Bacterial large signal recognition particle RNA from an Acidimicrobiia bacterium, 266 nucleotides, folded computationally. The gene name in the source record is ffs. The model forms 88% of the base pairs in the Rfam consensus. Model confidence (mean pLDDT): 77 of 100.
């Protein structure tokens, strides 16, 4: 080097199915021998990576193993919508309440803060005074067809007469009553008073005097605690067909590098 054989190869991967491994199924890769059966299926058992029959290549470009790069495609989770009344907090914004004030700012204060003492007011009761309202008296006016008064023409009655009696109208006056006036007097009342007197209550507020002599207030911001509303985020529940995207996982084909694997004959 040639020939004959042997191991081995003659595709791989994802999903699905299954207790699990393969195959038939669907999909990707891309070119990869033929025939037969396989879904309420076929064949195996972690040493499972198909079964039956027939062909081809065959020890290396070709078979096996390892590492890296790139990467078709598939799977999982999230990103989405709605709801949450007793879902959450070392989140954000904003409102309210309370506290502390040794912080910042502001205000008051030697023309005297805080505090002490004395007094007054504000509050209550009584009385007085004033005012307001009402009633009465007093004042003015009106006011009785008969049943009020006076005077009573005319007329009437009695009488012989003198004279006498009752009495309508008119005039005058007045009662009840009505009206006016509001000065005076009396009584009553109140959602009455920049009023006076007396007593009480009270130490909250205002205020005067006096003693002392440097603080006082807590408005705003900040701090602490509680609470309400809204928002973002997270959590939970329900619905999620397709596409996109982030993470993760499996990963074909391809590229690079390294390693390993027979027998006989001529």
């Nucleotide at each position: 080097u040639c020939g004959u054989g042997u191991a081995g190869g003659u595709g791989g991967g994802g999903c699905g199915c299954u207790a699990g491994g393969g195959g038939u199924g669907c999909c990707c890769u891309g070119a990869a021998c033929c025939c037969g059966a396989a879904a309420c299926c076929c064949u195996c058992u972690u040493g499972a990576u198909g079964c039956g029959g027939g062909g081809c290549c065959g020890a290396a470009c070709u078979c096996c193993c390892c590492g890296c790069c790139c990467g078709a495609g598939g799977g999982g989770c999230g990103c989405g919508a709605c709801g949450c009344g007793u879902c959450g907090g070392g989140c954000g914004a904003u409102g309210c309440c309370g506290g502390a004030c040794a912080c910042g700012u502001g205000g008051c204060g030697u023309u005297g803060a805080c505090g002490g003492c004395c007094g007054g007011g504000u509050c209550c009761u009584g009385c007085g005074c004033g005012g307001c309202g009402g009633a009465g008296c007093a004042c003015c006016g009106c006011g009785a067809a008969c049943c009020g008064g006076g005077u009573c023409a005319g007329g009437u009655c009695c009488g012989g007469a003198a004279g006498g009696a009752a009495g309508c109208a008119g005039c005058c006056c007045u009662a009840a009553g009505c009206g006016g006036a509001u000065c005076g007097c009396u009584c009553c009342g109140g959602g009455u008073g920049c009023c006076g007197c007396a007593g009480g209550a009270g130490c909250g507020c205002c205020u005067g005097g006096u003693c002392c002599g440097a603080g006082c207030c807590g408005g705003c911001g900040g701090c602490c605690g509680g609470u309400g509303u809204c928002g973002a985020c997270g959590g939970c529940g329900u619905c999620c067909a397709c596409c996109g995207u982030g993470c993760u996982u499996c990963g074909a084909a391809g590229g690079c590098g390294g390693g390993g694997u027979c027998a006989c004959g001529a």